RNA sequence: AGAGUUUGAUCCUGGCUCAGGAUGAACGCUGGCGGCGUGCUUAACACAUGCAAGUCGAGCGAGAAGCUCGUGAACGAUUCUUCGGAUGAGUGAUCGAGUGGAAAGUGGCGGACGGGUGAGUAACGCGUAGGCAACCUGCCCCAUACAAAGGGAUAGCUACUGGAAACGGUAAUUAAUACCUCAUAACGCAGUUUUACCGCAUGAUAGAACUGCCAAAGAUUUAUCGGUAUGGGAUGGGCCUGCGUCUGAUUAGCUGGUUGGUGAGGUAACGGCUCACCAAGGCGACGAUCAGUAGCCGACCUGAGAGGGUAAACGGCCACAUUGGAACUGAGACACGGUCCAAACUCCUACGGGAGGCAGCAGUGGGGAAUAUUGCACAAUGGGGGGAACCCUGAUGCAGCAACGCCGCGUGAGCGAAGAAGGCCUUUGGGUCGUAAAGCUCUGUCCUGAAGGAAGAAGGAAGUGAUGGUACUUCAGGAGGAAGCCCCGGCUAACUACGUGCCAGCAGCCGCGGUAAUACGUAGGGGGCGAGCGUUAUCCGGAAUCAUUGGGCGUAAAGGGUACGUAGGCGGUUUUUUAAGCAUGAGGUGAAAGGCAAAGGCUUAACCAUUGUAAGCCUUGUGAACUGGAAGACUUGAGUGCUGGAGAGGAAAGCGGAAUUCCUAGUGUAGCGGUGAAAUGCGUAGAUAUUAGAAGGAACACCAGUGGCGAAGGCGGUUUGCUGGGCCGUUACUGACGCUGAGGCACGAAAGCGUGGGGAGCAAAUAGGAUUAGAUACCCUAGUAGUCCACGCUGUAAACGAUGAGUACUAAGUGUUGGGGUUUCCCAGUGCUGAAGCUAACGUAUUAAGUACUCCGCCUGAGUAGUACGGUCGCAAGGCUGAAACUCAAAGGAAUUGACGGGCACCCGCACAAGCGGUGGAGCAUGCUGUUUAAUUCGACGAUACGCGAAGAACCUUACCUAGACUUGACAUCCCCGGCAAAACUAUAGAAAUAUAGUGGAGGUUAUCCGGGUGACAGGUGGUGCAUGGUUGUCGUCAGCUCGUGUCGUGAGAUGUUCGGUUAAGUCCGCUAACGAGCGCAACCCUUGUCCUUAGUUGCUAACAUUAAGUUGAGAACCCUAAGGAGACUGCCGGUGACAAACCGGAGGAAGGUGGGGAUGACGUCAAAUCAUCAUGCCCCUUACGUCUAGGGCUACAGGCGUGCUAUAAUGGCCGAUACAAUGAGAAGCAAUACUGUGAAGUGGAGCAAAUCUAUAAAGUCGGUCUCAGUUCGGAUUGAAGUCUGCAACUCGACUUCAUGAAGUUAGAAUCGCUAGUAAUCCCAAAUCAGAAUGUUGGGGUGAAUACGUUCCCGGGUGUUGUACACACCGCCCGUCAUGCCAUGAAAGUUUGUAAUACCCGAAUGUGGUAGCCUAACCCUUUUAGGGAGGGGGCCAUUUAAGGUAGGACAAGUGAUUGGGGUAAAGUCGUAACAAGGUAACCGUA
Repeated sequence: AGAGUUUGAUCCUGGCUCAGGAUGAACGCUGGCGGCGUGCUUAACACAUGCAAGUCGAGCGAGAAGCUCGUGAACGAUUCUUCGGAUGAGUGAUCGAGUGGAAAGUGGCGGACGGGUGAGUAACGCGUAGGCAACCUGCCCCAUACAAAGGGAUAGCUACUGGAAACGGUAAUUAAUACCUCAUAACGCAGUUUUACCGCAUGAUAGAACUGCCAAAGAUUUAUCGGUAUGGGAUGGGCCUGCGUCUGAUUAGCUGGUUGGUGAGGUAACGGCUCACCAAGGCGACGAUCAGUAGCCGACCUGAGAGGGUAAACGGCCACAUUGGAACUGAGACACGGUCCAAACUCCUACGGGAGGCAGCAGUGGGGAAUAUUGCACAAUGGGGGGAACCCUGAUGCAGCAACGCCGCGUGAGCGAAGAAGGCCUUUGGGUCGUAAAGCUCUGUCCUGAAGGAAGAAGGAAGUGAUGGUACUUCAGGAGGAAGCCCCGGCUAACUACGUGCCAGCAGCCGCGGUAAUACGUAGGGGGCGAGCGUUAUCCGGAAUCAUUGGGCGUAAAGGGUACGUAGGCGGUUUUUUAAGCAUGAGGUGAAAGGCAAAGGCUUAACCAUUGUAAGCCUUGUGAACUGGAAGACUUGAGUGCUGGAGAGGAAAGCGGAAUUCCUAGUGUAGCGGUGAAAUGCGUAGAUAUUAGAAGGAACACCAGUGGCGAAGGCGGUUUGCUGGGCCGUUACUGACGCUGAGGCACGAAAGCGUGGGGAGCAAAUAGGAUUAGAUACCCUAGUAGUCCACGCUGUAAACGAUGAGUACUAAGUGUUGGGGUUUCCCAGUGCUGAAGCUAACGUAUUAAGUACUCCGCCUGAGUAGUACGGUCGCAAGGCUGAAACUCAAAGGAAUUGACGGGCACCCGCACAAGCGGUGGAGCAUGCUGUUUAAUUCGACGAUACGCGAAGAACCUUACCUAGACUUGACAUCCCCGGCAAAACUAUAGAAAUAUAGUGGAGGUUAUCCGGGUGACAGGUGGUGCAUGGUUGUCGUCAGCUCGUGUCGUGAGAUGUUCGGUUAAGUCCGCUAACGAGCGCAACCCUUGUCCUUAGUUGCUAACAUUAAGUUGAGAACCCUAAGGAGACUGCCGGUGACAAACCGGAGGAAGGUGGGGAUGACGUCAAAUCAUCAUGCCCCUUACGUCUAGGGCUACAGGCGUGCUAUAAUGGCCGAUACAAUGAGAAGCAAUACUGUGAAGUGGAGCAAAUCUAUAAAGUCGGUCUCAGUUCGGAUUGAAGUCUGCAACUCGACUUCAUGAAGUUAGAAUCGCUAGUAAUCCCAAAUCAGAAUGUUGGGGUGAAUACGUUCCCGGGUGUUGUACACACCGCCCGUCAUGCCAUGAAAGUUUGUAAUACCCGAAUGUGGUAGCCUAACCCUUUUAGGGAGGGGGCCAUUUAAGGUAGGACAAGUGAUUGGGGUAAAGUCGUAACAAGGUAACCGUA
């Protein structure tokens, strides 16, 4: 940094897609280790269990267990005993003292931090910069001063008592750093008066005087801690302000404490924060209100940047703690692990009542694609309490789980070619995996075992480690335990085989797959990354594809239909000033972390840590060119005045003639009218035509012009008055008064609507007639709205120059309109051609689409769709505004080359025309189809298949069918074994192949010959001509097809090759940005036509001789033969033409303009034909799809088609006589004469390997006959008898004779060939071949007619034009209907939610008020009681959550049915568009 994808190709526009990076990820396959990080993105869903906030006995009372000492009930070992008892070690209840300090209480401090979450919030919530002269601040620090005297309670505890419990109640009693009274007190607070100074202001600061008011607590024991007041600091907070902070206008108006004032209340504090009164304000297009979405930022990801996206982890702020409301306490809360109330939910219950809140750490259920342990420790860091020890701390430090991410390491290293085996491929030679493995020699990172073993631990010393026996070090062991994933058609690095056969499947885009798939699946190989690799999702990038940097609007999407004008934006020259913008300097801030740079620490890296560094905002100094502000001046922009003159500019009234129609009257008679042709229609009741008169409406010929006027729409007879604007000239006046213009307002063709007129012509609708397959059309005949007028609406057009308005500048030339000046010229319009420039190109070009500036409008893939919904305007029709779901990978512009056109122009061709003869009708022959069949083998199918392959199917051929046989084979090579056994002939069996036997004796014997065996292989007319070679057909013997260099074009391409002539021809000439060249054309080749030379047999015969006969002699003249030459070249003459090429005419000549004919076939087209000529890849068969044999079939026969033959007769048939060829063939051959037969033919055989021999040429000519008939035409068919070929004529040959004697009397629509020795007609020959042509290929004989000409049909060539075609018109393509699927609108309704409003009800709480009830401290009086103050309770009022009712608003879901839309290889009907698309297309309207 780009790439793929629209096209046959090109350039452009434009979308879609890819390559990169990233992630709190998930899924698939796989998985060795370590370090550092990270880990519910979903249900702010519900939570079992444990823990997460306590601490202080140095505030206070009380003090359990335990321990020590004492006491010692009771039990009781032992010993003694008089048996009554005594003794009493030991255990040790109880009680007392001491110690001890648990649990609970009171009191203090802390539970407002730390930790979690992101529901709400579009807000002073956050960020940034400021302000508070309007504030508070526990603990901490500094300073000053102080702590005097008293009092009454209360919890606990005890007793009684209620309750299931939670929790209480009553009585008695007790302490304090708890509570209260009082003293003292100012530099404190409040009030009044006052001085100085400062501030933008309200006011602040410092001071003075007077009055009033306010405090305290002790503890422990000797040193501290604590307490009170005041001032200050620090820290933390509160409030206010500027600026910034998402989307929607299909949300445009919002607001009643609302905006402000006065006063009061309230607060730490300002303030409508609250209240009373007064005023009527405040916000909004610079987007209020409403709706939707959302925590904000540092930062993170991406990007070259500007930007875009995100808001996990870490950090700052905010908000929240089941939902809603509320306050209390306190320095701080309206409080996550506090309180009260309401609601939902869960749990307990004795049914009376209670308890709870994991969005703390773990964990559970649920949801989900998805996210961890009910771990260890307070050792460190930090926090709370305490004087401290210490206690608490799921903060934190660590560990566990997870490849979730980043980083590092390893899975071994060296040598090792017999290039092993094996796999895969193969042209079978080999190649590749591959030094890879094996093998040999090493190493020990990770790993395993053992030993040692940290730092992190501070402070005066000591002690203190969860992590952790971890990191690390040493020793030992053994290559042992450790590689996968994706991809390999292009983009995009990497290719082969097999399988599959539009199937299965792949696919990010383009697209692969229909029998040779580098695209599917597998394998081998390769590429990429690597403990990961792919996929999915999302974001940025690429995308300059929303364009500030950095896009556009004539035709691709896009200029509003046009003007006027509000806000806004922009604005001429000059002077002074200001300093808002602007420039520059300095300062503040910009938290830390992060990013970047440098050096550093963990072995390295990730990671960590040190230093430096930014935009922005604010303050301040300076500058004054430019922009802005202020003041003043100017005239060139703009406007006014004056003088001229042009005009279909507008609206109104009047007038005019031509024409159409109608009416009246006359003349007049049978048609008129209309069309491609007709008909409907009109007309004998008198039309059309014509004459005269009258009526009425509409439009104004000629002039008339890329002429004029107007903002656009638009404006056209003429006259009059009214009226708008522009132009020229002049330079008197004003002095920037200007430009643009969102909203707004006005105008705005046609059609349409309303009311009332009018209505001649024209004419939607409608009717009829035609056309047509149909014809709701095009054509015709009629004809109503409408068209016209007045008034009112509508507000759209392809309202177009598809080009917004204004200003300035930038080559020329040439028309025209208006004005001026005149010798050129100037101004204003309107056209054309063109330079530079611009443009994708086309084009544009002083009337810009150039160069610049200002303002407005509009665009962002195609379809859906200018549709739906909503709003608004309209009487309606409808207009304006204006989406989405879904579908596609294109849609589109300009130009290029072709092809095509029921486009144009030119030219050619038996293309038409002019002619001649056919085909199509008949019979037969032949080929094809179809049908049949055991088989009727296969191929060829418009032209370019069909008398074609086949130059010849009885067997063979033969490929088909039936039957019978063979299996290394009928044919080839190799190996092994055996051999005298081959072929041929004979016999037998058989249909034959074959088998057996005999005769026989080639070749070989070193086995090349024969037979047998084995497997490699043979063999295949089996498939694929759409895998191929070769060959062929066709366009077409048409004149074309290309290249090199140059030039033009961004390019495809163009030029050359076009143009003017000319030609059969891209043939030649001329011109020419082309100059040359190649393949084609022509020529060279063959043949034919004339002559010459040479030669003279087998050919020839003029003269001579001869014969039946060129038979023979002779001749070499002629003919002929076959070699070589000549000849024809537009060479000559005349004319035309451009002095050319050439054409026309002529002469000469055998031949004249390529003399006739042939061979010769450019680049290419048709996936044309052929795998069955041959060759060949791949596939298939292998006792058969091969090979051999016999018989059958290819010859079938209702029908259809092609190509031919013979005819239908007199230009003829038949009979007789008679004449003239050429090509070519001949030995398994052609065969004469002769004889036989009616004949086919037979017998026989001269001659001839050929200019020597072998053939009656026929039509023709002469003569005769037939006389127009189904015939003396015609010969099919059939019967009989034969001939020939051949092993063999039954299926199935040809020919002969006799007999038979069918159809057919010139052929419908249609269609074919031919332009001269041609058509037509006549015969001959040959190939194939044993035999078998009406076919084919050749040959000659006789021998015409016609061509005006290029309008038309067909085909071709060239140029041009249009195109939406490129598989190229057999193209493309539109709409309805039918069917499936998809999304969507409407819809009677129905369900749910959201935010408000009105009213009702109203908990807790705060505040205010208040007769009863209760009441320790203080006061009073009295004396053991009472009263007062104050407090509490109750009640009332007010604020108010939840709840209820009501009507609307908004949003979402759903809905029978219904509307259109989209989509889907082969449905139906037509053919609307693209070519003049067959009626030019399109826009608006009905």
Source information:
The RNA shown here (small-subunit ribosomal RNA) has 1486 nucleotides and comes from an uncultured rumen bacterium. The prediction has a mean pLDDT of 84.